[in-house]
C1' cells in the first nucleotide's frame, strides 16, 4: 500500500427494513427472626461516529474511527 471480518446496556449476546430477545451483574419489592435461595417489577430519548436512500434504518449505501485477520 491492497483486501476482508467485526463494533448492540456495566459484561456476554440475538436481531439482517416495521421501531431492540435472552443470560450475568445491578436497583426496588415479596418471602425470611436475619440472610441465602426463590418469585415479581425495573434497567439501550444516542445499536462506534457523520452523511445518504426509504413512508420507515441497528439492519441497505458512502465516508470516517477503532479492533482483529490475510496479501504485498
Nucleotide at each position: 500500500g491492497g483486501g476482508g471480518a467485526c463494533a448492540u446496556g456495566g459484561c456476554c449476546a440475538a436481531g439482517c427494513g416495521g421501531u431492540a430477545a435472552g443470560g450475568c451483574a445491578g436497583a426496588a419489592g415479596a418471602c425470611u427472626g436475619c440472610a441465602a435461595a426463590u418469585c415479581u417489577u425495573c434497567c439501550a430519548u444516542u445499536c462506534c461516529c457523520c452523511g445518504g436512500u426509504u413512508c420507515g434504518a441497528a439492519u441497505c449505501c458512502g465516508g470516517g474511527u477503532g479492533u482483529c485477520c490475510c496479501c504485498u